Context: one part of a larger RNA
RNA sequence: UUGGGCCUAAAGCGUUCGUAGCCGGCUUAGUAAAUUUCUUGUGAAAUUGUUCAGCUCAACUGAACAGCGUGCAGGAAACACUACUGAGCUUGAAACCGGGAGGAGACAGAGGUAUUCCAGGGGGAGCGGUAAAAUGUUAUAAUCCUUGGAGGACCACCAGUGGCGAAGGCUUCUGUCUAGAACGGCUUUGACGGUGAGGAACGAAAGCUAGGGGAGCAAAACGGAUUAGAUACCCGAGUAGUCCUAGCAGUAAACUCUGCGAGCUAGGUAGUGUGUAUUCUUAGAGAAUAUGCAGCGCCUAAGUGAAGAUGUUAAGCUCGCCGCCUGGGAAGUAUAGUCGCAAGGCCGAAACUU
Numbered sequence: 001u002u003g004g005g006c007c008u009a010a011a012g013c014g015u016u017c018g019u020a021g022c023c024g025g026c027u028u029a030g031u032a033a034a035u036u037u038c039u040u041g042u043g044a045a046a047u048u049g050u051u052c053a054g055c056u057c058a059a060c061u062g063a064a065c066a067g068c069g070u071g072c073a074g075g076a077a078a079c080a081c082u083a084c085u086g087a088g089c090u091u092g093a094a095a096c097c098g099g100g101a102g103g104a105g106a107c108a109g110a111g112g113u114a115u116u117c118c119a120g121g122g123g124g125a126g127c128g129g130u131a132a133a134a135u136g137u138u139a140u141a142a143u144c145c146u147u148g149g150a151g152g153a154c155c156a157c158c159a160g161u162g163g164c165g166a167a168g169g170c171u172u173c174u175g176u177c178u179a180g181a182a183c184g185g186c187u188u189u190g191a192c193g194g195u196g197a198g199g200a201a202c203g204a205a206a207g208c209u210a211g212g213g214g215a216g217c218a219a220a221a222c223g224g225a226u227u228a229g230a231u232a233c234c235c236g237a238g239u240a241g242u243c244c245u246a247g248c249a250g251u252a253a254a255c256u257c258u259g260c261g262a263g264c265u266a267g268g269u270a271g272u273g274u275g276u277a278u279u280c281u282u283a284g285a286g287a288a289u290a291u292g293c294a295g296c297g298c299c300u301a302a303g304u305g306a307a308g309a310u311g312u313u314a315a316g317c318u319c320g321c322c323g324c325c326u327g328g329g330a331a332g333u334a335u336a337g338u339c340g341c342a343a344g345g346c347c348g349a350a351a352c353u354u
Base pairs, nucleotide, nucleotide: 004325005324006323007308008307012322014202015201016200017199021195022194023193025089026088027087028086029085030084031083033082035078036077037076038075039074040073041072042071048066049065050064051063052062053061054060092192093189094188095187096185097184098183104178105177106176107175108174109173110172111155112154116150117149118148119147120146121145122144126137127136163170164169207248208247209246210245211244212243216242217241222236223235224234259321260320261319262318263317264316267299268298269297272294273293274292275291276290277289278288279287280286303310304309327354328353329352337346338345339344
C1' cells in the first nucleotide's frame, strides 16, 4: 500500500545482445474490431422517493407510480484518435561510398632497460639492514668494478582532468586478421524502430582442475626485532600465487554509488576527432582564427533539490519500456530448489527482538 520514490536517506540488474510482451514518425484510401451517440429487449425481491391505505399514532406493513439496476444482447449511425488492410513519403533507423582518428580485440614475429643466477677477469674485508639493532651473508673470497651468457616477468621517458571499448578493461615496435564509433556525401532502402520478463554471451582481482613455467614480488608457515604481550606494523629469508595453454568459477566501492531510448529548455571556457571558410606558411599529413557536427572535461543562468549539489553528458520539462525499494536487527542467514570439482553463486524467508 496503487500512492510515492530509487546520486548521498531503502532502492538502477556488472555489461551488452535479444524472444515474448508493451510502446511507436509523416500523408492518404478503405473496413468499422475498438470508441462515441441514438434506439429496442432484458435487467428478481428487499432497499430509495412520492401518494394512498392497514395496525389507536409512529416505527413497521401493504398497494400504485417513479427511480435504481452503471450490465448484457439485438438494431441504426459517426469516423477524430487506436486497431487492421492497401498505397505512398523521408525527418527515425539501417546500408553503401570517401579520406582520416584510436593503449578496441585475436594471433605471430621482433626489441628494450633493470632485477636475479651462472662463468671469466680485477679486488681483498666486510656486506646487508634499521629509528637503533639483530636474524642473514662473507677467507669454500662476499659486497664492489668489468666482460660474456641463461632465464622469467615487465614495457620507463613519450603520457595528457588525452584516446578507444558495452562493461570488465586496454599502453614497446612490426605484420596479418576481426570489430565498432565520429565526420563528410545531391548515393540507396523506406518505419525496417525503442525497451526488453524469461534466455544467451561477455565479465577485474582472488580462487579451483590439468599440463607447463618460475626472474622479481609475495598470502601461509619460519626466524630476528619492537612490546607488558605482538598470532601485527619494521627486518631477513620464503611456499602457493602472480606468467602461459585448455577448462571451471561469475563475484567487486563491477561507482558517475546516477538503467536504456527520444524530444524540448540561456550561455562561457579547455582539450580530442572530423568538415567548411579566411589568413599565414618552411607549401608539409603545417599553423592560427571563425564556425558546423560528434565525443570528453570545467564554470554557471533559469529550473530542480531537504541540502550538498546538479544544471543541453540534468538530478530541469515531458513520453516509452525494463529493473528495484517499503523501519533497524535477526540476514543476504535458514529451508527448499538450482548451478558449481570445491570454495561458493543465484533465488531467498520467518520466529524472535527493537